[in-house]
Molecule: glmS glucosamine-6-phosphate activated ribozyme aptamer
Organism: Bacillota bacterium
Order: sequence, then C1' cells, then structure tokens
RNA sequence: AUCGCAUAGUAAGCGCCAGAACACGUCCUACGUGUUGACGAGGUGGAGGUUAUCGAUAUUUCGGCGGAUGCCUCCCGGCCGGGCCACGGCCGUAAGGGACUUCACAAAACCGACAAGUAAUUGUCGGGACAAAAAAGUCACCAUGGUUUAU
Repeated sequence: AUCGCAUAGUAAGCGCCAGAACACGUCCUACGUGUUGACGAGGUGGAGGUUAUCGAUAUUUCGGCGGAUGCCUCCCGGCCGGGCCACGGCCGUAAGGGACUUCACAAAACCGACAAGUAAUUGUCGGGACAAAAAAGUCACCAUGGUUUAU
C1' cells in the first nucleotide's frame, strides 16, 4: 500500500461511476492515471409497492447504479357528514381540497480576487440580482343509511 473482518461516525438535488466528454503520461491509436458528472427552496405516523415535489441556470443538472421525507394501497390517527353505530370523503399530528386576488424570500449560473494542481479542474472570499411552491385574504363547495335529539 492492498484485501478481509469488526466498531464508530457521516447524506438526501444525496452518494457512487465502468458509458460519454476533457486533461496528463506512455512501450502510441491502444493503455494507464486523473477531472467533470444537480443550483437552491420545500418535504418524514407505520408497512408494502412505485419511473418521487417546486422553480432557477444551463443544455453533461447528459447517461447509468443505489438511496430518499413524494404518490398509491392497507393499518393507525385527526376533521367533516347534529349525537351514537356503521359507512363514506379529505387529510397526517399545524391532520380541507378547489378557484380568485394580494404578496415575500434563494443559491448557483454571472463579474472580480486569492489559493491548490503540469493541466483538465477544485476550494474560499467579495459584489450583484432574479423564482416557484409557500403565506395571507375572499368566495363558495363537499357530505350516506339506521336510530335518536333539538329547532
């Protein structure tokens, strides 16, 4: 140094790279080593399944593998249907979806500087903007059977 085992820690635009592109080298057309390969916002009741939200930039943020707070089904839970039982609907503990109006916020990209590296490229700092979902307000909408109660 490599391999195996064990322990601990570490992630969610997160991790990895064998396609691809680029750089360097070599016994030179092939091989080796390296570099690139998602910018923030938002998001977790449990189990299973599954091609998992919003925009910005750019068009390698391509392509591939794995994972993941998405979505579906069931269970549990909340609310609604006057109470109770059943059933159904919408949701997830801040537990109601839709329409309209109002309205706030980001980072990279970009510009500049410094540092590392032969280089591809990487890191840090400064400047400077620009989102959507979200949020607030308004409007209506939604709702079964039995039994029972009130008006």